RNA sequence: GGCCCCAUCGUCUAGUGGCCUAGGACAUCUGGUUUUCAUCCAGAAGAUCUCCAGUUCGAAUCUGGAUGGGGUCA
Repeated sequence: GGCCCCAUCGUCUAGUGGCCUAGGACAUCUGGUUUUCAUCCAGAAGAUCUCCAGUUCGAAUCUGGAUGGGGUCA
């Protein structure tokens, strides 16, 4: 340098054009249970989806580019 794949709450992830400005698990916080801690139970907060454009009535989702990461060939 060519080609391919990936980017969503703190972390891991679901999502395949409209019912969802986003669900779940772990973690965090609050309360309950417990003599206390842990466990368990209930609840809360937390991502406008890496960025910029485009398509569309409508985009996390489709297209192009950029950035970052990974793989492969040389």